TPP riboswitch aptamer (THI element), 99 nucleotides, folded computationally.
RNA sequence: UUUGGCCAGUAGGGGAGCUUUUGGGCUGAGAUGGCUUUAGCCAAACCCUUCGAACCUGACGCGGAUAACGCCGCCGGAGGAAACUGCCAAACCACCAAU
Numbered sequence: 001u002u003u004g005g006c007c008a009g010u011a012g013g014g015g016a017g018c019u020u021u022u023g024g025g026c027u028g029a030g031a032u033g034g035c036u037u038u039a040g041c042c043a044a045a046c047c048c049u050u051c052g053a054a055c056c057u058g059a060c061g062c063g064g065a066u067a068a069c070g071c072c073g074c075c076g077g078a079g080g081a082a083a084c085u086g087c088c089a090a091a092c093c094a095c096c097a098a099u
Base pairs, nucleotide, nucleotide: 001091002090003089004088005087007086008085009084010083011049012048013047014046017026018025019024032043033042034041035040036039055080056079057078061074062073063072064071
């Protein structure tokens, strides 16, 4: 210097849907709690952070399935999106020393 790390630290980003007989059921990593009042704020957990498919836009899009829903596929590696430091391993390069 490069590559790899489901390593670490700090900082930051993000969502919270469908259904219900309110017990619960479905998908998911995550569908939580509190306050104020129906739209926000705070907190927890979880996921993601440029090597970026966490998440947002297009989108009240298209196709399929479902009790229903980003439930699945397409759209689509399309357009956006939050980062630095350290550590470990391997390889390579340079310099120094000894022989």

It was read from a public genome assembly, where an Rfam model found it. Of the family's consensus pairs, 100% are formed in the model.